RNA sequence: AUGCGACAAAGGCAAACCCGCUGUGAGGCGGGGACGCAAAGCCACGGGGCCCAACGGGGUCAGCCGGGUUACGAAC
Numbered sequence: 001a002u003g004c005g006a007c008a009a010a011g012g013c014a015a016a017c018c019c020g021c022u023g024u025g026a027g028g029c030g031g032g033g034a035c036g037c038a039a040a041g042c043c044a045c046g047g048g049g050c051c052c053a054a055c056g057g058g059g060u061c062a063g064c065c066g067g068g069u070u071a072c073g074a075a076c
Stems, first nucleotide, its partner, number of pairs: 003076001004073002012037002017032006035063001041069003045066003048061005
């Protein structure tokens, strides 16, 4: 600490699947479980996926990409 993310340190998160609750649904929450993740922390701002609806739209996904913002480290 701008870049960077190490065969390092300290920690962290948790896909699929299973169980419970919840929602019309996409999905969410809790428990188990780890495929992975250097922001897989947070924010729907742009694009995009998905759901409901019906022509006004409303919702969902931050583990699709970009952007914003906060945090850890100190090999390079």
Predicted 3D model of a 76-nucleotide RNA (c-di-GMP-I riboswitch aptamer) from an Actinomycetota bacterium. The coordinates come from a structure-prediction model, not an experiment, and the mean pLDDT is 86.